[in-house]
RNA sequence: GAUCAAUCUACGCUUAAUUUUCGACGUUCGCGUCGGAAAGCGGGGGAACCAGUCAAUUGGGGCGAAUCCGCCGGCUUCAUCGCCGGCCGUAGGGUACCAUCUACCCGAGUCCGUCAGCUAACCUCGUCAGCGGAAGAUGGGUCAGCG
Numbered sequence: 001g002a003u004c005a006a007u008c009u010a011c012g013c014u015u016a017a018u019u020u021u022c023g024a025c026g027u028u029c030g031c032g033u034c035g036g037a038a039a040g041c042g043g044g045g046g047a048a049c050c051a052g053u054c055a056a057u058u059g060g061g062g063c064g065a066a067u068c069c070g071c072c073g074g075c076u077u078c079a080u081c082g083c084c085g086g087c088c089g090u091a092g093g094g095u096a097c098c099a100u101c102u103a104c105c106c107g108a109g110u111c112c113g114u115c116a117g118c119u120a121a122c123c124u125c126g127u128c129a130g131c132g133g134a135a136g137a138u139g140g141g142u143c144a145g146c147g
Stems, first nucleotide, its partner, number of pairs: 001008002011132004018039009040127006050117001059115001060112004068089001070087006092106004097140006
């Protein structure tokens, strides 16, 4: 913006999570779903050297900004530790070119399974999900139009 709505398209935001292409099925013929391939982006494992030098259920470790403290209530216990919930903060993270300040927002969740420091070669995995009307000022940029 179209539309009664669903929904679709354009432009954007968080995130690694985007693009191209092949096949099958469906289709309102715009596309959608499933299964592959490639590129791009992202994660994990994995020598030497270096680091580490005790560990050992108080397990340990990964992804992610998402850690940590205090207080209150509850569960458990002889008690502590621990667990759950709430409040105020906090390391850290985000907001349409970049930086700074202000303003606003987030500060979750989840995976591995007794096991992993770094790590060349090498091996391997992911490419989801959720959103919106465009925050303001200062300085510096980029593009377009006109002259």
Predicted 3D model of a 147-nucleotide RNA (c-di-AMP riboswitch aptamer (ydaO/yuaA leader)) from Cohnella xylanilytica. The model forms 92% of the base pairs in the Rfam consensus. Lineage of the source: Bacteria > Bacillota > Caryophanales > Paenibacillaceae > Cohnella. The sequence is in RNAcentral, with records from Rfam. Its Rfam family is "c-di-AMP riboswitch aptamer (ydaO/yuaA leader)". Its family is annotated with cyclic-di-AMP binding and regulation of gene expression in the Gene Ontology. The prediction has a mean pLDDT of 77.